[in-house]
Context: one part of a larger RNA
RNA sequence: GCCAUCGAGUCCGUUGGCACAGGCAAGAUUAAGGGAGAUACACCCGGAAUCGAAGCGAAAGCGAGUCCGAAUAGGGCGACCAAGUCUGUGUUACUGAACCCGAAACCGAGUGAGCUAACCAUGGGCAGGUUGAAGCGUGAGUAACAUCACGUGGAGGACCGAACCACUACAUGUUGCAAGAUGUUUGGAUGACCUGUGGUUAGAGGUGAAAUACUUAUCGAACUCGGAGAUAGCUGGUUCUCCUCGAAAUGCCUUUAGGGGCAGCGUCGGAUUAUUACUCGUGGGGGGUAGAGCUCUGUUUAGGUUAGGGUGGGCAACCAUACCAACCCUUGACAAACUUCGAAUACCCAUCUAGCGUAUACCGGCAGUGAGACUGCGACAGCUAAGUGCCGUAGUCGCAAGGGAAACAGCCCAUGACCGCCGUCUAAGGUCCCAAAAUAGUAGUUUAGUGGCAAAGGAUGUGAGAUUUCACAUACAACCAGGAGGUUUGCUUAGAAGCAGCAAUCCUUUAAAGAAAGCGUAACAGCUCACUGGUCGAGAGAUCCUGCGCCGAAAAUGUAACGGGGCUCAAACUACUUACCGAAGAUGCGGGUGCGUGAAUUUUUUAUUCGCGUGCGAUAGAGGAGCGUUCCGAUCAGCGUCGAAGCCUGAGCGUGAGCUUUGGUGGAGCGUUCGGAAGUGAGAAUGGUGGC
Numbered sequence: 001g002c003c004a005u006c007g008a009g010u011c012c013g014u015u016g017g018c019a020c021a022g023g024c025a026a027g028a029u030u031a032a033g034g035g036a037g038a039u040a041c042a043c044c045c046g047g048a049a050u051c052g053a054a055g056c057g058a059a060a061g062c063g064a065g066u067c068c069g070a071a072u073a074g075g076g077c078g079a080c081c082a083a084g085u086c087u088g089u090g091u092u093a094c095u096g097a098a099c100c101c102g103a104a105a106c107c108g109a110g111u112g113a114g115c116u117a118a119c120c121a122u123g124g125g126c127a128g129g130u131u132g133a134a135g136c137g138u139g140a141g142u143a144a145c146a147u148c149a150c151g152u153g154g155a156g157g158a159c160c161g162a163a164c165c166a167c168u169a170c171a172u173g174u175u176g177c178a179a180g181a182u183g184u185u186u187g188g189a190u191g192a193c194c195u196g197u198g199g200u201u202a203g204a205g206g207u208g209a210a211a212u213a214c215u216u217a218u219c220g221a222a223c224u225c226g227g228a229g230a231u232a233g234c235u236g237g238u239u240c241u242c243c244u245c246g247a248a249a250u251g252c253c254u255u256u257a258g259g260g261g262c263a264g265c266g267u268c269g270g271a272u273u274a275u276u277a278c279u280c281g282u283g284g285g286g287g288g289u290a291g292a293g294c295u296c297u298g299u300u301u302a303g304g305u306u307a308g309g310g311u312g313g314g315c316a317a318c319c320a321u322a323c324c325a326a327c328c329c330u331u332g333a334c335a336a337a338c339u340u341c342g343a344a345u346a347c348c349c350a351u352c353u354a355g356c357g358u359a360u361a362c363c364g365g366c367a368g369u370g371a372g373a374c375u376g377c378g379a380c381a382g383c384u385a386a387g388u389g390c391c392g393u394a395g396u397c398g399c400a401a402g403g404g405a406a407a408c409a410g411c412c413c414a415u416g417a418c419c420g421c422c423g424u425c426u427a428a429g430g431u432c433c434c435a436a437a438a439u440a441g442u443a444g445u446u447u448a449g450u451g452g453c454a455a456a457g458g459a460u461g462u463g464a465g466a467u468u469u470c471a472c473a474u475a476c477a478a479c480c481a482g483g484a485g486g487u488u489u490g491c492u493u494a495g496a497a498g499c500a501g502c503a504a505u506c507c508u509u510u511a512a513a514g515a516a517a518g519c520g521u522a523a524c525a526g527c528u529c530a531c532u533g534g535u536c537g538a539g540a541g542a543u544c545c546u547g548c549g550c551c552g553a554a555a556a557u558g559u560a561a562c563g564g565g566g567c568u569c570a571a572a573c574u575a576c577u578u579a580c581c582g583a584a585g586a587u588g589c590g591g592g593u594g595c596g597u598g599a600a601u602u603u604u605u606u607a608u609u610c611g612c613g614u615g616c617g618a619u620a621g622a623g624g625a626g627c628g629u630u631c632c633g634a635u636c637a638g639c640g641u642c643g644a645a646g647c648c649u650g651a652g653c654g655u656g657a658g659c660u661u662u663g664g665u666g667g668a669g670c671g672u673u674c675g676g677a678a679g680u681g682a683g684a685a686u687g688g689u690g691g692c
Base pairs, nucleotide, nucleotide: 001692002691003690004689005688006687011096013094015093016092017091018090019089020088021087022086023085024084027051028050029049033045034044035043055062056061065077066076067075068074099237100236102234106227107226108225109224110223111222117201118200119199120198121197122196123195124194125193126191128160129159130158131156135152136151137150138149139148140147164188165187166186169184170183171182172181203219205215206214207213212221240626241625242624243623244622245621250263251262252261253260254259264369265368266366267365268364269363270362273361274360276359278355279354281351282350283349284348285347291341292339293338297335298334299333300332302330303329304328308324309323310321311320312319313318372397373396374395375394376393377392378391380389381388402413403412404411418591419590420589421588423587424586425585429581430580431579432565433564434563438578440577441576442575443574444573445572451567457551458550461548462547463546465544466543467542468541469540470539478535479534480533481532482531484508485507486506489503490502491501514529517528518527519526592616593615594614595613596612597611598610599609600608601607627681629678630677631676632675633674634673636671638670639669646665647664648663650661651660652659653658
């Protein structure tokens, strides 16, 4: 891992709620116990007791009333209308292990020091080599000591190094030789040394040269059994079918935030209750948002006017001021916490007509939910960041399949899939091929593969429109020619001659020519320009608005930014037109079923049949109807060695759980129908056990 088998809402209660069924009914019922009986939890007694039929008051008490009160006032709680009670079944709550499995822990009583820690008692062990303390002796030496030398001596938590003890580093080993080893290397090795045997200390404890270490592979509190099925607002799991309806992820409170209580939203039942709810229309409302505005509160642009201030002058008075500037006037703006104004929507009330028909409200039983997600719109926070956070509002997903978006919960279509059909029409989206349907039509645009990612910014790309200037008295471009004189203007300067700089910028000759627009020279010179004539001969220039393109444009495995192929009068884009394709949508035919309603048949209940109308996606969840398993009672005067159950195989029936049956195998039990009772249905629980 697979297969088989086991595996989770149970049962009790002198306990309640509700629904249904039954008995009796202003009453209903017995309990303990007993009688008789002997297994039927049956029958007959038993009225103690409980609930109900009357309430009010603290109570005495009174009573359809009573209490407070002085009250005949007023008010509170009651009465009127009136049904209860017992049993059973179902469901739910509560008490219990209470749907099942799962802690870490807590407590009690015991068992452990054969491992290890410390200690006590008694034993054992330490090759070999080295160093050479004190003391002592001899000699030297001293006044005497001291001191020195040599010898002797054999000290030491001394030195080197086996056994022994330890375990520093590396490697191997890592289902190992081993739940800590092996190899090499390393530390101690006469000591606070190592070690045998016997003994002592025990879990709220011991022992500890102290690491929370060790206390039998277990230690921030051992192990064993018990309390015990501890508790678990947590995780996981929770087993057959069909039918009807169908949520929530919100508010308030919570030692509360991943849990609860109440409300909201779901479902089932009730009264045969109420023109109740919803939509359109009509009528009537309040508002201070969007927008707008500047009256108020604040902010603010420019100008004017003018207090006040600054600066300069003056002894002062005062004067000056291209300094700053309130109020006021003109002008232009800004605001969630500004408003002289002010919508659309939304909301509230009423209304009758219309639509819709119980969808609403009320009472009761049972829930689940109280982590929501994205998208559009309106705000806030944030960076007008986020697949961000948080509100409001609508939708979808959640709980929704189908078609489209290549693929893609939340986007688009479907006001949404009861079942069947090799029918039809459409939606979104599409119609060259992959791939169903137009290589459709008309008129344009784009040349960038733009389409098929992106900005500021840049550009004689190209299409459309508008305004304007010049032009056969010849424009624009090109070519030929001129572009002069006073004058080297004055100043400045070493120089300054059109062209460093300052000032001025005239006059003349002219078809025209600047006291010069640029290059150039040290300064001149030189080359162009403006301006003019000629050649040529028809359009040329400028600005604005707009459609589609261009550049700006760099990323990591491989084209890789149309799904692909591929596409250029398109298979791209714009506008228009007609066809077609396209879904579980709509529709056609057949069938099933819920609810409402009508008719017929039937003996009423009821059931069946035939119509009509309207429904039938679905998680949590509510409600309804069934299938199957084991056992029990009855039943079929049931089946069975002429072959039961089980298994294999084929066929048929049922919406389904399932049922019936042929053939084979098997070899002894089993079923139908009506009831009853449950150890009643497995694929999941890192589920248990067994097998492979």